[in-house]
This is a predicted structure of an 83-nucleotide RNA (c-di-GMP-I riboswitch aptamer) from Rudaea cellulosilytica DSM 22992. The source organism's lineage runs through Bacteria, Lysobacterales, Rhodanobacteraceae, Rudaea and Rudaea cellulosilytica. Rfam family: c-di-GMP-I riboswitch aptamer. Rfam 15.1 lists 5,092 matches to the family in 1,772 species. The sequence was found by an Rfam model in a public genome assembly.

RNA sequence: ACUCGCAAAUAGCACACCCGACGCGAGCCGGGGUCGCAAAGCUACGGGUCCGAGGCGGAGCUUCGGACAGCCGGGUUGCCGAG
Numbered sequence: 001a002c003u004c005g006c007a008a009a010u011a012g013c014a015c016a017c018c019c020g021a022c023g024c025g026a027g028c029c030g031g032g033g034u035c036g037c038a039a040a041g042c043u044a045c046g047g048g049u050c051c052g053a054g055g056c057g058g059a060g061c062u063u064c065g066g067a068c069a070g071c072c073g074g075g076u077u078g079c080c081g082a083g
Stems, first nucleotide, its partner, number of pairs: 002083004012037002017032004022027001035070001041076003045073003048068009
């Protein structure tokens, strides 16, 4: 440097749900929680899903604005070790 996460180690994150704050909403923040995660770190770039408003018009398509990185892909940074 590359590949890998089978084996080891000891850290990290935190789904559902509950409490509190925020948001019209999708959701988000703090605390508890612990389903899972080797990038479940960061990033809305592509696809996707969802929300709000409008348009078409009667079935979902479309425009604008937004949410999700724990839906998939891309980009980027990185711990421990194994080969």